[in-house]
RNA sequence: GGAGUGGUCCGGAUGGUCGCGGCGCAAGUCGAGGAAAGUCCGGGCUGCACAGGGCGGAAUGCCGGAUAACGUCCGGUGGAGGAAACUCCGGGAAAGUGCCACAGAGAGUAGACCGCCGGCUUAGGUCGGUAAGGGUGAAAGGGUGCGGUAAGAGCGCACCGCUUCGUACGGUAACGGGCGGAGGCACGGUAAACCCCAUUCGCAGCAAGGCCAAAUAGGGAAGCGCCAAGCGUGGCCCGCGUUUGCUUCCGGGUAGGCUGCUCGAGCCUGUGAGUAAUUGCAGGCCAAGAUGAAUGACCAUCACCCCUAAUGGGGUACAGAACCCGGCUUACAGGACCACUCCGUAU
RNA sequence: GCUCCCAUCGUCUAGCGGUCCAGGACGUCGCCCUCUCACGGCGAAAACAGGGGUUCGAGUCCCCUUGGGAGUACCA
Repeated sequence: GGAGUGGUCCGGAUGGUCGCGGCGCAAGUCGAGGAAAGUCCGGGCUGCACAGGGCGGAAUGCCGGAUAACGUCCGGUGGAGGAAACUCCGGGAAAGUGCCACAGAGAGUAGACCGCCGGCUUAGGUCGGUAAGGGUGAAAGGGUGCGGUAAGAGCGCACCGCUUCGUACGGUAACGGGCGGAGGCACGGUAAACCCCAUUCGCAGCAAGGCCAAAUAGGGAAGCGCCAAGCGUGGCCCGCGUUUGCUUCCGGGUAGGCUGCUCGAGCCUGUGAGUAAUUGCAGGCCAAGAUGAAUGACCAUCACCCCUAAUGGGGUACAGAACCCGGCUUACAGGACCACUCCGUAU
Repeated sequence: GCUCCCAUCGUCUAGCGGUCCAGGACGUCGCCCUCUCACGGCGAAAACAGGGGUUCGAGUCCCCUUGGGAGUACCA
């Protein structure tokens, strides 16, 4: 200098004028994000037995750890890709069932189309053997060599691979590498097909829930019930609570305010533990809380980009909180930085 | 805000993971019929919302994105 890999951060700055929302008597002060997004997971909170049993259902899936919890994160392990940095994937197909189109002789208890070998032959074929070779296909039931044979074949043997059992060692474990025995090899793929195993999950959501005010036709029809059912309760059964009613439809009334509401698994700095995720301690800080829904506009200077000879002009990504938090995913102009790999050159 | 559902020719729809180069109806276009139009007959064009994954193979299964739709206050 070039090519690449992994990660972190910023995402216009400062000042002024006017305006909007919260708090405050006032002066004043605070006022979007890394994703506020998708609503895909998890938790808090709230109500219903402070949530109980069973069936059904859903999600996850190597091992260990972190955590309030997770489908997230960290570390390891096995496999795949890459020259490397590094990235991606992860229960079970020898419990069972299903499926594997077309092509192909045969698609799962293998299989004879061509070929090879043998018998018969009227020389066209036909009967049998054969999985070495060819062909079909996404996939055709270990590989190499020697022996063997009519030709062949784990048919036999050696080596490599594989399966399985035992065993000692390292490791918490997944697993690793070692020794010994058995087996000629059986066991194709698919579980983002049913399923099996293990683990987790009660249901609903701030329009939850609580309080006040206002208002009226406290109505009508149908259905199921009056000791059995309904409702809380989502699919069902039980249990618990509660009620004599409940469900659906039609019709009617009010749609105002307070609370929940933002101090929280919170943020910053230092330091200790740990490989790390994370966590302990000390000090400091308070940083939106709207609801007909605020967070904007303009001016000046500077930064960057585009057009222009110049003066000058234009632009500055993705995107806008709605109970709160931890993640994941997706969108994002431009810029800064760190670590690592490989190649070239110079010393 | 929250909860849920859907996406196939212009429109309405069918579609076991495999002869799907996706079928049908209406509509559109062309030709025939007719003096002309309509009706009728023959034919043609026209679609899996976008991306990634699982699989030998995806319209169909899984994930993400995009677009659209529905429900949801209280009283009695």
Description:
Two RNAs folded together computationally: RNase P RNA and transfer RNA, 423 nucleotides in total. Its mean pLDDT, the model's own confidence on a scale to 100, is 82. It holds a member of the Rfam family "Bacterial RNase P class A". By type it is a ribozyme. Its family is annotated with tRNA processing, dimeric ribonuclease P complex and ribonuclease P activity in the Gene Ontology.